[in-house]
The part of an RNA shown here (large-subunit ribosomal RNA, domain I) has 531 nucleotides and comes from Halothece sp. PCC 7418. Taxonomically the source falls in Halothece (Bacteria, Cyanobacteriota, Oscillatoriophycideae, Halothecacae). The full RNA is in RNAcentral, with records from ENA, RefSeq and SILVA. Its mean pLDDT, the model's own confidence on a scale to 100, is 84.
Context: one part of a larger RNA
C1' cells in the first nucleotide's frame, strides 16, 4: 500500500404528509374605489420582538340569530381576570376605522410640514361676465357633496406596431398584425336582423363547433400562406328610429318661403309609408317598471350499530355479536361500518344577499286603394394613392382610409369576382339586441395510471424573505423526538463550560432535542491475509 471482515465517523437513500404544491371537473363570484380602494406606514396586549387580528371606541364595541362550557390568537409561563344574568366561538347587520396612498386645502425627500380649514382638478348644471365682430359664440369668474379620477389575474374591442427567425445568403415574402406599448369596456366582450348567400333549386340575423380541406386559390409560383359556398351540430329573438304628412313654439324673410325645436305619424322588399276610406274592442305580445308566494346562499340541529381476550398501546389476530337510505373521509398509542368528528337521510334563519315572476303598471296591434309626395348626400360611384380581404396589382370584384370629383329616389339603386346584356337576389349611406363563445385574481365541493422536500409553486418552514445589485431587477437554503414532554430530578468528571458517565422517563434513548429510519460514495480504528 492492497484485499477482506468487524466496529465507528461523515453523509442523508428508501418511508411519511401537517392549512404544501400541480392539473382538472362542477357550482359560485366576476369586481373594489372620493361613503377614500388596492397597497402600505405607525400604533393597539399586564409582561409583547415577530406573525396574525384590530385602529386613539385599537388582541377590540353594538343589535339580532346560532351554540352551550369553558375562555383571555400562533404561544408556553407567571400575573390578573371573564363566563349558565350564556362568555369564548360561528353567522348576519351596524359603529369605530390614526397617517400615507387616485390622495383631492397648500407643500413634500410617501406615511411628514404649513395655513386655520379646503370636494384639488375635470365633466354636467346655474349665475355673472364677455373678444376678434352688431347680435352671438369662444373665453373668464363664481356657485354647487354624493358623475369622473385610482387599483385589479386572464379573457374582449380598438389604436400603434417590431426584430430575432424561416427562405439553408437576402431585399418582395415569412416570423405577424405576433410580442411590446397605448386607449377603453364587460361579466363576458365583439358581432348581429341581408343593399346576404346562392344558381334556375333554394336558404333566410349573429356567434361557436365538426366536416368541407391542407381542397379552391395566393406565392422571389420560393420558403410558405390558405379560404368560402354547402352539409352536421350548439343556441335561437327580434326590434327602435330618420323622412313624407299633421299640430304647436321660436328665429330669419325680398312674404314666395327657409331654419331650429317639441308632440303625433311611420319603418318595408310578395316594396313600404305618407295621404284617402273602413275598422279600432278583446284575445294576444314585450328584452320596460314595480312586485307576492316559493327556492337558494351566508351559522346550525337530529343522526343507527361492540364487547372480551391478547399487546406498552388494538382499530390487527382470535371468539361471540350488531347497524346499514350511513362500508365517503379524517382522527383516536397499530390496520375501527358499530370510540370521536362525521357520512346517508331529515330539519333549520332574526338578518343580509341572490333567483323567481302570481299580479299590477306601461308600451305594441288590422284591411283596401288610382295619382302625388317620402324612403338616411358631399353619401354611393368614379380617378389617384394606400390598407384590408386566404387573394403579394393581378382580369381583382366585395370592404375600409386619404386627396380630388360627384349621382339617382322605386320606371330608382346595389350585388351575383373586371366589364356588358339578360336573369336572380337584396334595399346602403342611423341605432339597439339575450343565448350558444372566451377567461379565472377569487369562493365552495370533488377528482387524479399528478409531485412527495434537488420533486411539487420561487416559497410544505415567518419567502418574494435572507442575500446580491446605484437601479430596473435577480433571488435562495431550510420538513420528520415521542402515543404522550413523560424534554432527563439527583449524583459524578470538566472551566459555576462544551461534552460525557450514572440515575430516572419511555415499548424503544442504538428515539436525548446536532433527536424517525440511517443505504452508498468518502474518512478512520482493529484483526487476518498479500506485497
Nucleotide at each position: 500500500a492492497g484485499c477482506u471482515a468487524a466496529c465507528g465517523g461523515a453523509a442523508g437513500a428508501g418511508c411519511c404528509c401537517u392549512c404544501g404544491g400541480c392539473a382538472c371537473a362542477c357550482a359560485g363570484a366576476g369586481g373594489c374605489g372620493a361613503a377614500g380602494a388596492a397597497g402600505g406606514a405607525c400604533g393597539u396586549g399586564g409582561u409583547a420582538a415577530c406573525c396574525g387580528a384590530c385602529g386613539a371606541a385599537a388582541c377590540a364595541c353594538u343589535g339580532c340569530g346560532g351554540g352551550g362550557a369553558g375562555c383571555u390568537g400562533g404561544a408556553a409561563a407567571c400575573a390578573a381576570g371573564c363566563a349558565u344574568u350564556g362568555a369564548g366561538c360561528c353567522g348576519u347587520a351596524g359603529g369605530u376605522a390614526u397617517c400615507c396612498g387616485a390622495a383631492u386645502g397648500g407643500g413634500g425627500a410617501a406615511a411628514c410640514c404649513c395655513c386655520a380649514a379646503g370636494c384639488a382638478c375635470g365633466a354636467u348644471c346655474c349665475a355673472c361676465u364677455g373678444a376678434a365682430u352688431c347680435a352671438a359664440u369662444a373665453g373668464g369668474u363664481g356657485g354647487g357633496a354624493a358623475c369622473g379620477a385610482g387599483c385589479g389575474a386572464a379573457c374582449g374591442c380598438g389604436g400603434u406596431g417590431a426584430a430575432c427567425u424561416g427562405a439553408a445568403a437576402c431585399a418582395u415574402c415569412u416570423c405577424a398584425g405576433u410580442a411590446g406599448c397605448c386607449g377603453u369596456a364587460g361579466g363576458a366582450a365583439a358581432a348581429g336582423a341581408a343593399a346576404a348567400c346562392a344558381a334556375a333549386a333554394g336558404u333566410g340575423a349573429u356567434u361557436c363547433u365538426c366536416c368541407c380541406a391542407g381542397u379552391a386559390g395566393c406565392g422571389g409560383c420560393g420558403a410558405g400562406c390558405g379560404a368560402a359556398a354547402g352539409g352536421g351540430g350548439a343556441a335561437g329573438a327580434g326590434c327602435c328610429u330618420a323622412a313624407a304628412c299633421c299640430a304647436g313654439u321660436c328665429c330669419c324673410u325680398g312674404c314666395g318661403g327657409g331654419g331650429a325645436u317639441u308632440g303625433g305619424g311611420g319603418u318595408u322588399g310578395u316594396g313600404g309609408g305618407a295621404c284617402a276610406g273602413c275598422a279600432a274592442a278583446a284575445c294576444c305580445c314585450g328584452a320596460c317598471u314595480c312586485a307576492a308566494a316559493g327556492c337558494g346562499u351566508u351559522a346550525a340541529a337530529c343522526g343507527a350499530a361492540g364487547c372480551a381476550a391478547c399487546u406498552g398501546a388494538a382499530a390487527a389476530c382470535u371468539g361471540c355479536a350488531c347497524c346499514a337510505g350511513a362500508g365517503a373521509a379524517g382522527g383516536u398509542a397499530a390496520a375501527a361500518g358499530u370510540c370521536c368528528u362525521g357520512u346517508a337521510g331529515u330539519u333549520g334563519a332574526c338578518a343580509a344577499c341572490g333567483c323567481a315572476g302570481a299580479g299590477a303598471g306601461c308600451g305594441g296591434a288590422g284591411c283596401u286603394g288610382a295619382a302625388u309626395c317620402c324612403c338616411g348626400a358631399g353619401u354611393a360611384g368614379c380617378u389617384c394613392g394606400g390598407g384590408g380581404c386566404a387573394c403579394g396589382u393581378g382580369g381583382a370584384a366585395u370592404c375600409c382610409c386619404g386627396a380630388g370629383u360627384g349621382a339617382a329616389u322605386c320606371a330608382g339603386c346595389c350585388a351575383g369576382g373586371a366589364c356588358c346584356a339578360c336573369c336572380u337576389g337584396g334595399u346602403a349611406a342611423g341605432g339597439c339586441u339575450a343565448a350558444a363563445u372566451a377567461c379565472u385574481c377569487c369562493u365552495g365541493u370533488g377528482u387524479g395510471a399528478c409531485c412527495g422536500a434537488u420533486a411539487g409553486c420561487g416559497a410544505a418552514c415567518c419567502a418574494g424573505u435572507a442575500c446580491c445589485g446605484c437601479g430596473a431587477g435577480g433571488g435562495a437554503a431550510a420538513g420528520g423526538u415521542g402515543a404522550a414532554a413523560a424534554g432527563a430530578a439527583c449524583c459524578c468528571c470538566a472551566g459555576c463550560g462544551a461534552g460525557g458517565g450514572g440515575a430516572g422517563u419511555g415499548a424503544a434513548a442504538a428515539a436525548g432535542a446536532a433527536c424517525g429510519u440511517g443505504a452508498a460514495a468518502c474518512c478512520g480504528u482493529u484483526a487476518g491475509c498479500u506485497u